TPP riboswitch aptamer (THI element), 102 nucleotides, folded computationally. The prediction has a mean pLDDT of 77. Its Rfam family is "TPP riboswitch aptamer (THI element)". On this family, see Rodionov et al., J Biol Chem 2002: "Comparative genomics of thiamin biosynthesis in procaryotes. New genes and regulatory mechanisms". The sequence was found by an Rfam model in a public genome assembly.
RNA sequence: CGCGACCGCUAGGGGUCCUGCGCGGCGCGGCUGCGCGGGUGAGAAAAACCCUCCGAACCUGAUCUCGAUAAUGCGAGCGCAGGGAAGCGGCAGACCUGCGCG
Numbered sequence: 001c002g003c004g005a006c007c008g009c010u011a012g013g014g015g016u017c018c019u020g021c022g023c024g025g026c027g028c029g030g031c032u033g034c035g036c037g038g039g040u041g042a043g044a045a046a047a048a049c050c051c052u053c054c055g056a057a058c059c060u061g062a063u064c065u066c067g068a069u070a071a072u073g074c075g076a077g078c079g080c081a082g083g084g085a086a087g088c089g090g091c092a093g094a095c096c097u098g099c100g101c102g
Stems, first nucleotide, its partner, number of pairs: 001102004006090005011052004016046001017039010058083003064077004
């Protein structure tokens, strides 16, 4: 010095399930809205969280398969299956930190 990691900025992508109780609504064996809890998770509506091509964030397959659970998209498989959103800056500031490769 360059690249990477990492950090920052801007932009973009993504999910929101299961369940107990209370109150309400409805076309009332049930479904659904709101509130307060419980389960998993980074996140289950948050000026949050995660992810952005070396891309399992997330979607499809899938009303899938096996296992577990009070129950669930809870775990694993499926899965070198198919899709899936990017650019810029960083030795310099008071302190702190400062890794790897060439």